Two RNAs folded together computationally: RNase P RNA and transfer RNA, 416 nucleotides in total. It holds a member of the Rfam family "Bacterial RNase P class A". It is annotated as a ribozyme. The prediction has a mean pLDDT of 81.
[in-house]
RNA sequence: CGAGUCCGUCGGACGGCCGCGGUCGAGAGACCGAGGAAAGUCCGGACUCCACAGGGCAGGGUGCUGGAUAACUUCCAGGCGGGGCGACCCGACGGAAAGUGCAGCAGAGAGCAGACCGCCGAUGGCCCGUGAGGGCACAGGCAAGGGUGAAACGGUGGAAUAAGAGCCCACCAGCGUCACGAGCAAUCGCGACGGCUAGGCAAACCCCACCCGGAGCAAGGCCAAGCAGGGACGACCGGUGGCCCGCCGAAAGUCCCGGGUAGGCCGCGCGAGCGUGCCGGUAACGGAACGCCCAGAUGGAUGGCCGUCCUCGACAGAAUCCGGCUUACAGACCGACUCGCAAC
RNA sequence: GGGCCCGUAGCUCAGUGGUAGAGCAGGGGACUCAUAAUCCUUAGGUCGCAGGUUCGAUCCCUGCCGGGCCCA
Numbered sequence: 001c002g003a004g005u006c007c008g009u010c011g012g013a014c015g016g017c018c019g020c021g022g023u024c025g026a027g028a029g030a031c032c033g034a035g036g037a038a039a040g041u042c043c044g045g046a047c048u049c050c051a052c053a054g055g056g057c058a059g060g061g062u063g064c065u066g067g068a069u070a071a072c073u074u075c076c077a078g079g080c081g082g083g084g085c086g087a088c089c090c091g092a093c094g095g096a097a098a099g100u101g102c103a104g105c106a107g108a109g110a111g112c113a114g115a116c117c118g119c120c121g122a123u124g125g126c127c128c129g130u131g132a133g134g135g136c137a138c139a140g141g142c143a144a145g146g147g148u149g150a151a152a153c154g155g156u157g158g159a160a161u162a163a164g165a166g167c168c169c170a171c172c173a174g175c176g177u178c179a180c181g182a183g184c185a186a187u188c189g190c191g192a193c194g195g196c197u198a199g200g201c202a203a204a205c206c207c208c209a210c211c212c213g214g215a216g217c218a219a220g221g222c223c224a225a226g227c228a229g230g231g232a233c234g235a236c237c238g239g240u241g242g243c244c245c246g247c248c249g250a251a252a253g254u255c256c257c258g259g260g261u262a263g264g265c266c267g268c269g270c271g272a273g274c275g276u277g278c279c280g281g282u283a284a285c286g287g288a289a290c291g292c293c294c295a296g297a298u299g300g301a302u303g304g305c306c307g308u309c310c311u312c313g314a315c316a317g318a319a320u321c322c323g324g325c326u327u328a329c330a331g332a333c334c335g336a337c338u339c340g341c342a343a344c
Numbered sequence: 345g346g347g348c349c350c351g352u353a354g355c356u357c358a359g360u361g362g363u364a365g366a367g368c369a370g371g372g373g374a375c376u377c378a379u380a381a382u383c384c385u386u387a388g389g390u391c392g393c394a395g396g397u398u399c400g401a402u403c404c405c406u407g408c409c410g411g412g413c414c415c416a
Stems, first nucleotide, its partner, number of pairs: 001340006008333003012309007020033005035315001039326002042324005047216004059212005064078005079093001080091004094207002099205002101201002116146002118142003123139002125136004154172005173197001175194004180189003220266004229257005237249004273292004278287003310313001345415007354368004362399001370386005392408005
C1' cells in the first nucleotide's frame, strides 16, 4: 500500500426567536421532551385479574457441557463437527445395535441385498485324444474388477485359492467392554480384550430428559351520569322432617338475553434505571462508592424561521414497563488482529 | 392487545417429500358463406423472497414481504 476478520461508538454541531405536550409555581416564569432500532410482535419476565390440594393425560416448547440472569428460542466460556491459507465464521449438536415408516428415476440388486457385464469352472457333466492332457461353459462357485446411483454391507497390502472373499494375517479407520491419566463436565489422550463392520433420515411418527395454569393496561380499581327488566344456576340460612335425600321459602354471587352510557381520575414512569472510574471474575455478569433524574399524550406533543460551520445528513417516530432476538439503515470514527506485495 | 389463514400459468384453483397440473383465457388448425359453440393442437411457472434440514423441498423448519378474516 492492497485485501479482509472481529469488537465497539456516533447517527449533523452550536446559538437565538416563536409554537406544541408535560411537571412545578398564585403569577411572571423555570426545567424536561423519541430511537438504536421507539419497528416486527418472534421469545422471556414484571404488573393486574381469574383459576388452583397434589399428581397425571392431552397439547406446546426446549435439547453437547459448565456458567450468567428475574427469566429466556438470550448471553459468555469450553467441547465436538463443518468451512476458510489465515484472523475468524457457522451448527435444532439427545437417541437410528427400542419399535413403526420413507428412499422417485437409474440399476442385476436399496436393507440382515444382489450375478447385468465379468472371473472361475477345482468337483460333477458333455466333447476330442491311445495317453499325458486339451476344449465346452450345462450344473455350479465367486462380491476382487466394470457399470448404476445421493447411498451398494470397512480401507491398503499380503497369504491362500480353480477363481475369490475378514476365510486368515499385518497396519489403519470405526464400534463395544474394561482399566488408567487430564478435566467440575461435555470430552480428550493412552492401553488391553472382543466380535470382524453395525448404512442414511427423528426440521418422519416416535422414545428419553427438562420446562410451560389462563388471560391481558380495552389488564384492573375508584367516582359520576344514565336505564327496564327478564331467565338459568345457586353457597349460607329458615320451615317441613328423628337423620340423610327430597320439597317449600328467602338469598350473597355467577352466567345469558334485553336496556343504558361513550365522561373524569388512578394504574402511568425512581426504574431488574443511567453515567464515571474502582474491586471480583478468562468472560457473560456481579459488588460497593460517588454523581444524575431522563417524554408521559388520550384525537393523541417534539415543529418552523434566522445566523455560523462541516463530510450537506440514512432507516425511521413512544402509547403499561423491562431483558433479548430479528429486520431496516446514507455516512463517519476508535481499537485489536490476519493474509499478500514492496522497502528498510 | 390476542388468535387464525392464504400467496402455484393472464384469472380461478388442485397438488403436502420424488422431473408441477386442471378449467377458463391466449396462439395455430379443422368445421361454416361468416361468427359463436364444438373438435384437434400448442405456448406460457425464479411455486411471494432469503436461509436451513434432506440424496432430493411447492410440500418440513426458521426469518422476512404482501394480503385477508375473527375476538376483546